[in-house]
RNA sequence: AGAGUUUGAUCCUGGCUCAGAACGAACGCUGGCGGCAGGCUUAACACAUGCAAGUCGAGCGCUCACCUUCGGGUGGGAGCGGCGGACGGGUUAGUAACGCGUGGGAACGUACCCUUUUCUAAGGAAUAGCCAUUGGAAACGAUGAGUAAUACCUUAUAAGCCCUUCGGGGGAAAGAUUUAUCGGUAAAGGAUCGGCCCGCGUUAGAUUAGAUAGUUGGUGAGGUAACGGCUCACCAAGUCUACGAUCUAUAGCUGGUUUUAGAGGAUGAUCAGCAACACUGGGACUGAGACACGGCCCAGACUCCUACGGGAGGCAGCAGUGGGGAAUCUUGGACAAUGGGGGCAACCCUGAUCCAGCGACGCCGCGUGGGUGACGAAGGCCUUAGGGUUGUAAAGCCCUUUUCUCGGGGAAGAUGAUGACGGUACCCGAGGAAUAAGCACCGGCUAACUCCGUGCCAGCAGCCGCGGUAAGACGGAGGGUGCUAGCGUUGUUCGGAAUCACUGGGCGUAAAGGGCGCGUAGGCGGCGCUGGCAGUCGACCGUGAAAGCCCGGGGCUCAACCCCGGAGGUGCGGUCGAGACGCCAGUGCUGGAGGCCGGAAGAGGAGGGUGGAAUACCCAGUGUAGAGGUGAAAUUCGUAGAUAUUGGGUGGAACACCGGUGGCGAAAGCGGCUCUCUGGUCCGGACCUGACGCUGAGGCGCGAAAGCGUGGGGAGCAAACAGGAUUAGAUACCCUGGUAGUCCACGCCCUAAACGAUGUGGGCUUGACGUCGGGGGGCUUGCCCUUCGGUGUCGGAGCUAACGUGUUAAGCCCACCGCCUGGGGAGUACGGCCGCAAGGUUAAAACUCAAAGGAAUUGACGGGGGCCCGCACAAGCGGUGGAGCAUGUGGUUUAAUUCGACGCAACGCGAAGAACCUUACCAGCUCUUGACAUCCCGGUCAAAGCCGGGUGAGAGCCCGGUGUUCCGCAAGGAGGCGAACACAGGUGCUGCAUGGCUGUCGUCAGCUCGUGUCGUGAGAUGUUGGGUUAAGUCCCGCAACGAGCGCAACCCUCGUCCUCAGUUGCCAUCGGGGAGAGCCGGGCACUCUGGGGAAACUGCCGGUGACAAGCCGGAGGAAGGCGGGGAUGACGUCAAGUCCUCAUGGCCCUUAUGGGCUGGGCUACACACGUGCUACAAUGGCGGUGACAACGGGUUGCGAAGGGGCGACCUGGAGCCAAUCCCAAAACGCCGUCUCAGUUCGGAUUGUACGCUGCAACUCGCGUGCAUGAAGUCGGAAUCGCUAGUAAUCGUGGAUCAGCAUGCCGCGGUGAAUACGUUCCCGGGCCUUGUACACACCGCCCGUCACACCAUGGGAGUUGGUUUUACCCGAAGCCGGUGCGCUAACUACAAGGAGGCAGCCGACCACGGUAAGGUCAGCGACUGGGGUGAAGUCGUAACAAGGUA
Repeated sequence: AGAGUUUGAUCCUGGCUCAGAACGAACGCUGGCGGCAGGCUUAACACAUGCAAGUCGAGCGCUCACCUUCGGGUGGGAGCGGCGGACGGGUUAGUAACGCGUGGGAACGUACCCUUUUCUAAGGAAUAGCCAUUGGAAACGAUGAGUAAUACCUUAUAAGCCCUUCGGGGGAAAGAUUUAUCGGUAAAGGAUCGGCCCGCGUUAGAUUAGAUAGUUGGUGAGGUAACGGCUCACCAAGUCUACGAUCUAUAGCUGGUUUUAGAGGAUGAUCAGCAACACUGGGACUGAGACACGGCCCAGACUCCUACGGGAGGCAGCAGUGGGGAAUCUUGGACAAUGGGGGCAACCCUGAUCCAGCGACGCCGCGUGGGUGACGAAGGCCUUAGGGUUGUAAAGCCCUUUUCUCGGGGAAGAUGAUGACGGUACCCGAGGAAUAAGCACCGGCUAACUCCGUGCCAGCAGCCGCGGUAAGACGGAGGGUGCUAGCGUUGUUCGGAAUCACUGGGCGUAAAGGGCGCGUAGGCGGCGCUGGCAGUCGACCGUGAAAGCCCGGGGCUCAACCCCGGAGGUGCGGUCGAGACGCCAGUGCUGGAGGCCGGAAGAGGAGGGUGGAAUACCCAGUGUAGAGGUGAAAUUCGUAGAUAUUGGGUGGAACACCGGUGGCGAAAGCGGCUCUCUGGUCCGGACCUGACGCUGAGGCGCGAAAGCGUGGGGAGCAAACAGGAUUAGAUACCCUGGUAGUCCACGCCCUAAACGAUGUGGGCUUGACGUCGGGGGGCUUGCCCUUCGGUGUCGGAGCUAACGUGUUAAGCCCACCGCCUGGGGAGUACGGCCGCAAGGUUAAAACUCAAAGGAAUUGACGGGGGCCCGCACAAGCGGUGGAGCAUGUGGUUUAAUUCGACGCAACGCGAAGAACCUUACCAGCUCUUGACAUCCCGGUCAAAGCCGGGUGAGAGCCCGGUGUUCCGCAAGGAGGCGAACACAGGUGCUGCAUGGCUGUCGUCAGCUCGUGUCGUGAGAUGUUGGGUUAAGUCCCGCAACGAGCGCAACCCUCGUCCUCAGUUGCCAUCGGGGAGAGCCGGGCACUCUGGGGAAACUGCCGGUGACAAGCCGGAGGAAGGCGGGGAUGACGUCAAGUCCUCAUGGCCCUUAUGGGCUGGGCUACACACGUGCUACAAUGGCGGUGACAACGGGUUGCGAAGGGGCGACCUGGAGCCAAUCCCAAAACGCCGUCUCAGUUCGGAUUGUACGCUGCAACUCGCGUGCAUGAAGUCGGAAUCGCUAGUAAUCGUGGAUCAGCAUGCCGCGGUGAAUACGUUCCCGGGCCUUGUACACACCGCCCGUCACACCAUGGGAGUUGGUUUUACCCGAAGCCGGUGCGCUAACUACAAGGAGGCAGCCGACCACGGUAAGGUCAGCGACUGGGGUGAAGUCGUAACAAGGUA
């Protein structure tokens, strides 16, 4: 410090997620030791039991026990009294508060402690205990008698104190013991602690906006330790609040802790400070201090005891129990230390505390051994079978002893004594590698990889995502990585997140500028001078507790931990100072702002009047059959006279031309002409005011259209509605009608893509060209220059993610306002406000997703555009689709009908040839190291081979005979046989694991690279543009310049000529010969054959084009603009095809999924489709006739002549290894006949008889003769091929092959028609445009409905919490009144009085009650929408002009 994730890729925006640190944790697996720390976060739920606050005999009386020298002593007990139980300990419920933090303040108190001063005198009356009587179950009392005090009371005194009307008045004490102390009283001061007041700070919500009657203030009184509405009476009407009152929710606050670079965020366990609480609520008493955790009273709930009358209790003290919970310890030891209470003290008490125990809960430290050890052991795992790895790891050898066990010694902590911890820490000795390793992870982020299993299953997952038969992602294993007595997981916090942005963000299109203005509060504010100094700045002082953090040092062996010192603590307060800036005050100024004067433009606003054109309607005329409308129609109108046309009239609405990125207005908006009223703006002058300004939360006003109310108006247009069309449907688009409405007046509504998607104002920052309004200047008078204000276009710098923006900023700055914080849910629900309603405004959450987005890029696509090709269409010729048959396929059938191929690009395809074989399929029979390969062993055979017999369907099994080899010196090898093991074998699966090969787009003209340049980038440029071409072919231009794969050319072939060579070819000339023939001699001229060469290049001429490339025409030429044909197939696409050609990974079978054999099947047949053949006939059939080809093939072959047969064919065997011989007859043609008929067409089918091949033609071959003679008379929708030697038509050869083509591959013969043209269909190329597509339009995607699940709104109500108001009740208690009952201290001494107490009354008041509200939450029949879900239904709304933008 960043990373992953939106896309085909890119940049940006933006959310989600991860890596880090932390924890009072919990859970899982595991667990050796020690130190230090920490351990109910939940039920402030309920608590059994024990302990946690007592102590003092030096305050007092009494009593008991023991001892006694009888004087007394020692100890215990209850009680009176004193001090302490207000500390210490616990908890965090309540509290949003002067509660806390911080800094100040004045009107106070303070036991014990310190200092100083004073006094400590004289009396008195009670009372508990105890005793007696007595009530009660108990708790606990009652009455009487009697008693002490440092208990209580009175008097005296008063230094100082308090009150005072300044005369005066008031008020203390306690003694004990003994000889020195401890006390007591009053006062002053201090110290400590506390009470009170104030400034500032201290969570969220405005869907809480008003709150408040003791409320705010005053006067007086009361009250308090003290100020104060603290309380009361009276008076006044205030007080708080947008700088957030009140209300609601939540919460103890802080030092700190945690995170962080910091700022900040989160947090408030342990430790420390403060607060609050003590079963819940209320109350006071005592006291220095409490409204009191282990005190009291009352009420309530709960628990317990009870004799039912009544009582007792409060662990949020320490342990502990139950309960709750994911979860948190021992009913331990000791007062030895520290501290606290009491005491003169000894001492007692102390669950404070110090220790121990439990639990890896955390931090820190240590160990589980060290060295050596290669043949890299065994085993495991992997393997390409060689090896690799585990791995110096182990074993072995040599050492060590931290820990451990045993034995011995043994602390500090304690100043003189006293040690719970503890025989602990620590030290010494002995023993022995001995007692001690796990957990998570290994697809990316993120460090670490293989095998097996599994097969979208089981499962994983923090995000992206893995798993559908080779999973580095699941599970196991081996190995590895990380950490280590721990490791992971979960939860929470901060970080990363600049993702709430103070530091440090944004708002044209990503979320985000308010629709516009006026203006309140607020914020901000021009130039000069003077004064002030609360802001600001400086210095110093006080404070900012300790602990913690940081720095330095020190102590435990180190560390954690602890100790000492220092620094810091950004804050608050005070003192002194500074005076720039801001502020305040004063004064001046004119530049901001405004006024005045003079001009100017304008659809600015309101009201009145008025005009013409057009539409419609009405009247009348002319006139006749249609009009209207559409893609085409129909509804509709019209013979009752429409439409058209002419004249006249009525009415309403809107204002053509001018008209303009022209004008005006704040926006909405404003358009004939004219009149009246009226707002704003601009220019010129520089006369006036003198900062009067900018912005603007709330507020107020304006605010298109639609809509609402009332009343008018209504020509045209036109939601709804009706009809006609369209359509699968058409509640739409189109048409014919048509009502609200549109118009006016008044009143509402208040929204919008109210948009420049750009808030207002001001300043500054290069330009060019238009245009509107005004001013100035110049002259050549219709132009130029200049200036202010508007409105545009293009562009510089800059900015921007890019697009773009660019003096009219989205640049650089200032001021103020509004708004944003992932998508969906949702601008929705609830609540409030507004509205007549419709609705508007303000505005969530649950839940859900890993994205949703912006801009740009490359493609692809478009019922977008432009340009251009192709038998693509058109123009033609011939077909297919109908028939019969052949063949392939689907389907069906079957024991099997083997398998593959499936739009084009599967279907006469793999098949260039299934009777057996082939053959992979089926049935049966049969073999098991195998039909085939390698290795090993054995002995053997001498082979092998050949011949024969038996059995069998055959394979096979059994047997016989014959026969003996080759290499080698030998061993041995080649060959055969037998046995066992490795293995063979598989046309078994996966073409979606692959190689290779192939198809296709497409012989389409494209596909790329290097360098440079441009762009943040994907990418672009080049390759686009203007021409041209069959072509990215060439030329020109150009930030490109070059290059590669393609195109073309080079190759083959055909076409012309030349040359060379002439046999098997040829025969012109010469000769011979014969029945005839290049038959022979001869020749190589010609034809031909096959080698070499020539020839064509837009080279020449003319035109055109740009002077280019090229194009058009012409000449010459065998051939002319690529001369015809072939071979040749760029980058890539289709997970295209093929594991059954071959090769090959993995998986599977192994007496079978392998091998052999016989037979069957692949040849089935209701059907459907593809490809063909033959036809339907006269351009033909049949018969006859006879001329001319080319390519080819032939010895397991082609097979002549001759002969036989009607024929297939047979016989025959010449010749030929082939320019020699043979196949071999070419056919169409020509002549004759038939005459339109299911025929002399057509030949299917069937019968029969033959022929051929072959081991064998039954299933299931081909051919022949005779006989039979089906469908079919030119083929629906639809569809195919072909542009010239082509289509069509005619025959011919070959491969395969024993035999078997209508298929396939070739060959030649005859030989056309048509192309205007590119609108349309299909395919393709280039440029451009749009896009929400990228699996790329066979794309994407919307809504209803149906089903399941989830959360949520409404809901008659119902249950509970909380709160307010009014009233009722009114415990305890304080206060007030009364006090005729009771009454020791004083007084009086007689009664009595003073004072006190009970009682009673009153005020206040907790709980409780009644009534009415507010608010929050739970449940709720039914209901509303929303979200999610692999497949559903209906349509097609959006994305392309998305087919109606």

A computed fold for a 1445-nucleotide RNA from an uncultured prokaryote, annotated as small-subunit ribosomal RNA. It matches the Rfam family "Bacterial small subunit ribosomal RNA". Rfam links the family to the GO terms structural constituent of ribosome and ribosome. The RNAcentral record of the sequence draws on ENA.